The RNA shown here (c-di-AMP riboswitch aptamer (ydaO/yuaA leader)) has 137 nucleotides and comes from Paenibacillus oceani. NCBI's taxonomy places the organism under Bacteria, Bacilli, Caryophanales, Paenibacillaceae, Paenibacillus. The coordinates come from a structure-prediction model, not an experiment, and the mean pLDDT is 75.
[in-house]
């Protein structure tokens, strides 16, 4: 030198998950503060009974596993799909389409309360047209 890889730092992205102060046992530890968010909770309305929240993550279909046989529920595969994501539209392509809490919860003003995680980054920092904002001559 190159090629792999791991760390930090930085610039961005998804996502509420940021920023400042204080302590002392110096950890992403304890507390506040203010921003971003989400739960609860009256009148009115609204529901007539099927549990319910956060989230884009809904729903369908066909295999499969148990049974004597066969259904229905479940497991676990494949394929679709409702819907997501880098300022706004169209369009085309490539990706996701989870996971987890609660068992009293309709909306819901005054109060009450709880989070500030975690992953990513050469096809959603992707193409193409279109509008439009700023700055500069």
């Nucleotide at each position: 030198a190159a090629u792999c890889g791991a760390a930090c730092c930085a610039u961005g992205c998804c996502g509420a998950a940021u920023u400042c102060c204080c302590g002392c046992u110096u950890g992403c530890c304890g507390g506040g503060a203010a921003a971003c968010g989400g739960g609860g909770g009256a009148a009115c309305c609204a529901u007539u009974c099927c549990g319910g929240g956060u989230g884009a993550a809904u729903u369908g279909a066909u295999c499969u596993c148990g049974c004597a046989g066969g259904a229905a529920a479940g497991u676990g595969a494949u394929c679709a799909u409702a819907g997501g994501g880098c300022a706004c539209c169209u369009u085309c392509g490539a990706c996701c389409g989870a996971a987890c809490c609660c068992u009293c919860a309709g909306c819901u003003a005054a109060c009450c309360u709880c989070g500030u995680a975690g992953g990513c980054a050469c096809c959603u920092g992707g193409a193409a047209g279109g509008a439009g904002u700023c700055c500069g001559c």